Notes
A computed fold for a 1482-nucleotide RNA from Candidatus Uhrbacteria bacterium RIFOXYB12_FULL_58_10, annotated as small-subunit ribosomal RNA. The sequence is in RNAcentral, with records from SILVA. Rfam family: Bacterial small subunit ribosomal RNA. Rfam 15.1 lists 42,628 matches to the family in 10,626 species.
[in-house]
RNA sequence: AGAGUUUGAUCCUGGCUCAGGAUGAACGCUGGCGGCGUGUCUAAGGCAUGCAAGUCGAACGGAUCCAGUUGCGAUUACAUCAAUUGCUGGAUUAGUGGCAAACGGGAGCGUAACACAUUGGUAACCUGCCCCGAAGACGUGAACAACUCCGCGAAAGCGGAGCUAAUACACGAUACGAUUGCGAUGGCGCAAGCUGUUGCAAGGAAAGCCCAAAAGGCGCUUCGGGAGGGACCUAUGGUCCAUCAGCUAGUUGGCGGGGUAAUAGCCCACCAAGGCUUCGACGGAUAGCAGGCGUGAGAGCGCGACCUGCCUCAGUGGAACUGAGACACUGUCCACACUCCUACGGGAGGCUGCAGUCAAGAAUCUUCCUCAAUGGACGAAAGUCUGAAGGAGCGACGCCGCGUGCAGGAUGACGCCCUUCGGGGUGUAAACUGCUUUUUCCAGGGACGAAUUUCGAUGACGGUACCUGGAGAAUAAGAGGUUGCUAACUCUGUGCCAGCAGCAGCGGUAAUACAGAGACCUCAAGCGUUAUCCGGAUUUAUUGGGCGUAAAGCGUCCGCAGGUGGCGAUGUAAGUCAUUGGUCAAAUCUCUGGGCUCAACCCAGAAACUGCCGAUGAUACUGCGUUGCUCGAGGGUGGGAGAGGUGAGCGGAAUUGCCGGUGUAGUAGUAAAAUGCGUUAAUAUCGGCAAGAACACCAAAGGCGAAAGCAACUCACUGGAACAUUCCUGACACUCAUGGACGAAAGCGUGGGGAGCGAAAGGGAUUAGAUACCCCUGUAGUCCACGCCCUAAACGAUGUGUGCUAGGUAUUGGGAGUAUCGACCCUCCCAGUGCCGCCGAAACAAGCUAACGCGUUAAGCACACCGCCUGGGGAGUACGGUCGCAAGACUAAAACUCAAAGGAAUAGACGGGGACCCGCACAAGCGGUGGAGCAUGUGGUUUAAUUCGACAACAAGCGAGGAACCUUACCAGGGCUUGACAUUCUUCUGCAAGCGCACAGAAAUGUGUGACCUUCGAGGGUGAAGAACAGGUGCUGCAUGGUUGUCGUCAGCUCGUGCCGUAAGGUGUACCGUUAAGUCGGGAAACGAGCGCAACCCCUGUCGUGUGUUUCAACCACGCGAGACUGCCCGUGUGAAACGGGAGGAAGGCAGGGACGACGUCAAAUCAGCAUGGCCCUUACGCCCUGGGCUACACACGUGCUACAAUGGCGUAUACAAUGGGUUGCGAAGCGGUAACGCGGAGCUAAUCCCAUCAAAGUACGUCUCAGUUCGGAUUGAGGUCUGCAACCCGACCUCAUGAAGCUGGAAUCGCUAGUAAACGCAUAUCAGCCACGGUGCGUUGAAUACGUUCUCGGGUCUUGUACUCACCGCCCGUCACGCCAAGAGAGUCGGUAAUACCUGAAGCGGCCGCAAGGUUUCCAAGGUAGGACUGAUGAUAGGGGCGAAGUCGUAACAAGGCAUCCGUAGCGGAAGCUGUGGAUG
Repeated sequence: AGAGUUUGAUCCUGGCUCAGGAUGAACGCUGGCGGCGUGUCUAAGGCAUGCAAGUCGAACGGAUCCAGUUGCGAUUACAUCAAUUGCUGGAUUAGUGGCAAACGGGAGCGUAACACAUUGGUAACCUGCCCCGAAGACGUGAACAACUCCGCGAAAGCGGAGCUAAUACACGAUACGAUUGCGAUGGCGCAAGCUGUUGCAAGGAAAGCCCAAAAGGCGCUUCGGGAGGGACCUAUGGUCCAUCAGCUAGUUGGCGGGGUAAUAGCCCACCAAGGCUUCGACGGAUAGCAGGCGUGAGAGCGCGACCUGCCUCAGUGGAACUGAGACACUGUCCACACUCCUACGGGAGGCUGCAGUCAAGAAUCUUCCUCAAUGGACGAAAGUCUGAAGGAGCGACGCCGCGUGCAGGAUGACGCCCUUCGGGGUGUAAACUGCUUUUUCCAGGGACGAAUUUCGAUGACGGUACCUGGAGAAUAAGAGGUUGCUAACUCUGUGCCAGCAGCAGCGGUAAUACAGAGACCUCAAGCGUUAUCCGGAUUUAUUGGGCGUAAAGCGUCCGCAGGUGGCGAUGUAAGUCAUUGGUCAAAUCUCUGGGCUCAACCCAGAAACUGCCGAUGAUACUGCGUUGCUCGAGGGUGGGAGAGGUGAGCGGAAUUGCCGGUGUAGUAGUAAAAUGCGUUAAUAUCGGCAAGAACACCAAAGGCGAAAGCAACUCACUGGAACAUUCCUGACACUCAUGGACGAAAGCGUGGGGAGCGAAAGGGAUUAGAUACCCCUGUAGUCCACGCCCUAAACGAUGUGUGCUAGGUAUUGGGAGUAUCGACCCUCCCAGUGCCGCCGAAACAAGCUAACGCGUUAAGCACACCGCCUGGGGAGUACGGUCGCAAGACUAAAACUCAAAGGAAUAGACGGGGACCCGCACAAGCGGUGGAGCAUGUGGUUUAAUUCGACAACAAGCGAGGAACCUUACCAGGGCUUGACAUUCUUCUGCAAGCGCACAGAAAUGUGUGACCUUCGAGGGUGAAGAACAGGUGCUGCAUGGUUGUCGUCAGCUCGUGCCGUAAGGUGUACCGUUAAGUCGGGAAACGAGCGCAACCCCUGUCGUGUGUUUCAACCACGCGAGACUGCCCGUGUGAAACGGGAGGAAGGCAGGGACGACGUCAAAUCAGCAUGGCCCUUACGCCCUGGGCUACACACGUGCUACAAUGGCGUAUACAAUGGGUUGCGAAGCGGUAACGCGGAGCUAAUCCCAUCAAAGUACGUCUCAGUUCGGAUUGAGGUCUGCAACCCGACCUCAUGAAGCUGGAAUCGCUAGUAAACGCAUAUCAGCCACGGUGCGUUGAAUACGUUCUCGGGUCUUGUACUCACCGCCCGUCACGCCAAGAGAGUCGGUAAUACCUGAAGCGGCCGCAAGGUUUCCAAGGUAGGACUGAUGAUAGGGGCGAAGUCGUAACAAGGCAUCCGUAGCGGAAGCUGUGGAUG
């Protein structure tokens, strides 16, 4: 410090997400030790049990016990014993009394407040214990506990009578000073007032105890002061909501009084009517505040655990008492809720103290030890108490530290994983050897913390830390991750399943993303996840953002508050700046030093705490006061411009209607029609009359207005601006929240008006439908007056004002200058409105922008002020409020949901966009297909099987260029299992294997047998058994190679360098000509180059020449050459490329044909030609054999053949080719047969012989005469021929006989531009034969037509629009149906909160009465009743919204989206939507 994610790619905008740090955490897996910290964030929910506040006998009277002593008594010699009197001493302590209990400890309910923090103030205050100072303590008295007796009660406890002490209580005396009143006087203060001295008067005190010989000590009373503590007041500061805008009657102030420690409406009576608020009152929600803590570079943002300060609370609510201090956590009283005890009559209780328990919850500890230390209470002290505190325990909850060993050790062991099978990884890792002992265990020693009241004694922690010795590598590693972000990769399993995931996204059979394993990475006694906060996020922007098109300028103007403000002088010193004083608690943070072995932690010092208050100074700027100025602003004067506004009047054209005339059958309307109108006379035409609305030409980039908007003409009234003049005022200004005014169209109300147009509505068309587009009618409305509405794409999508920053040009208005008689022209100035693209001179420069673009009319550079934005959807919606007659407008959310939504530009693709060009693309022609029969392929069906593949163009006479067996992959049956085929190994047995024969069998195969080789062994071969393996036309062409088709022989596709652009990308390759061509030329920020085009290659056409046998006149074959290049001429064209014409020539502008197929597209085809990864089968999905099938047949399609006939059929005669093929072959002559063919065998390994007379159409003659025929030949019967092991399924051919459909083919559709189409035959590959009418070649005869590019199809280039990029077979909208989710409405229902009115009213303070006991009363908590307010939950139902897999209906939008789209409004319609009206161009 950034990264991922919108796109085909790019830049920008913009959200989402990640990497970091943190936590009082929790959860998962794991877990060795120690130190220091820390631990109910939830139910301020309920609590068993124990403890957490007592102490003083040196204040007091008692009681109990012990000791001593004395007296009495009994027994007595003493001793002893029991009861008991007095005294003394000690111990204990229920009560009286004093002090403490108001601290310490806990919690955060409430509180938005003087609660807190900071800063000042109290001249308006209090203060026990403590310190200092002054003075004093004299005398007297009455009680009450305890105790005794009696009584009540279950208990808690209570009552009555009697006795008694005090440092308890009371009275009297004294009291300088305190206090109060009246005076005198000094000081201080702005003042209120404070303070010192002094006179008089009133007036309030006390307590003793210890030791006593005294001194002394501890107390007591009054006063003054101090320290510390507390109280009150002020300023400033710190949350959200305006969908909370008005609030307030003790309210604001005053006089008087009460009350308090003290000021004060704190309280009361009276008087006045004030007080607060947009600088946010009031209301609602939330919340303890701060020092600080987390994060951040900082500014900030978030938080307020632990520690410290303050506040508040103590079951809930109220109240006072005591006291120095409380309205009191472990005090009192009352009410309520809850719990417990009870004898049912009554009582008791308050863990938000420490432990602990239940509940709640994701979640938070021991019912521990000690007062040794520190601190607190009491005490003279000893001491007692202290769950404060010090410690220990539990929890990896956090931080810090340590360890789990170190060195050597390669056969790189085993195991595991991967593998290209060679090896590699784990890995010096282990084992093993040596060493060490932090940790662990054992043993020994052993602290500091502890020293005060002299000495003495005293340690919970703790036999702990620490030290020493010993034993022994011994006791100690996991978690998460490995697609990118983000460090780290392989195998297996799974197969859009299971699952993962923070975001993007993985998973549909080769997953580095799931799961497991290995390896690796990171951190480490932890590691991850979740939650929350800050950061990244400049994503609320003060630092530090924006608003033309991305979200965002109010429709426009006026204008109060507010903000800001021209040029001088002077004063002031508020802001500002400087110096200085005080304060800003400690801790924390920072720095330095020190102590625990280090660190965490702790200690000390320094710095700092950006703040507030005060003092002194400075005066540039801002503010304030005063005084000037004129350039901002305003005013005066002058002449002009203008659809500026309002009202009134008036004009012509047109339209429609009515009347009259002429006139006759149509008219109107459309793409075409129809509805409509018309013989009752339309339309047309002429004349007249009437009505309403709008104003042609002028007219323009024009003018005016704040905007909306404004257009015939005239008049009246009226607003504003510009220019000129430089006369007046003297900053009077700019902007503007709230507010006010105006505000197109539609719409609403009332009343008019109504010609045309025209939502709705009716009809006609179109259509699958047509609630539309088109047509015929037509109501509201459009018009006027008055009143509402207040919205528009109200747009320049650009707020207003001011200043600055090159110009050019056009135009509107005004003015000046020169010139002129005057004007025009010309030059200049001011104000406005436009443009600066090409032809075509000049000129967009700078700057800004994501780009487009803006560019003196800024979107540039600045200032002032206002408005607005913060991802998309939900939604400009709901609720609430305001306005409106209504329609509705303004204001304006959330839940939920998505990872995008968007802007500009780029490359493509596409368009029922445009321009140009090409092609048998259309057109012009010729011949076909589609109809028939047959052949053949395919679909379908059938079947045991009808093997498989190919399916728009680019499948279908295709793979297949030869299915009777074989082929053959399919089916049935019979067989084989190291196999039909390859390689290797082991073992065994033999010598054969093979061949011939015989038998069984359908065959495969099996059995038997014969002859044969030999070097008798090895080897080779072979057999048997076994192991590796073979084998597979099994799957995946969407894992692949190779090959092929198609666009397309279309003219394109790219690269290097340079240049342009932020970039994608562009340029080059666009443009002008030209071409078959990105072919060539010109020019140009391009210059070159590559793959394509062309050429080079082959064939044909001409000539020359050479050679040649089988050929040979010419010729032919094979070579080698020549020839054609726009070379020549003319014209056009840019002096070009090129084009047109011509000459010569066999051939002329590419001479004809072939091979050759750019970058790429279609996941195109092929795993069945071959190869091949992966998967699958292995006595079978392999192999062999026989038979069958691939040839089926209601039907559909494709490709062909033959025909339908006379341009013909048949018969006879007769003419002319070329390419090819042949030894398992072609096969002559001759002979036989009607023929197929047979016999025959010459010749030929081929320019020799043969197929093969080489042919047919053709030609000549004859016949047929328009018919289902002498056309046509299907089908069928019979008889044959040939091939082959074999023609039944299932061959071809021949002869005779039979003689079907068919008379030129609907919609539609195919081929072909010249030696082409069409017609005719011939040859050949495959092949035993052949289903060939197919394919590939060969020659023979040999046309017609092309005006042309409007249309169809395909393609190329440029351009345009785009919401498409899987690219229009695209994208996408709304209703309906189904499921899920959240929110709103809702008859209502159930709660909560805070008030109001009334009723009732405990305890208690106060008041009144009473000697007292007590009574009574104001106030008041809780409670009750009532009507509302706000808020939450829930609710039948209906409506909309979001999401969801391939559902239904249409096609609204994106291209001119097929009716351009959109905005406002109104009506209508299943739905998108349509139509009217005004507006925008996006």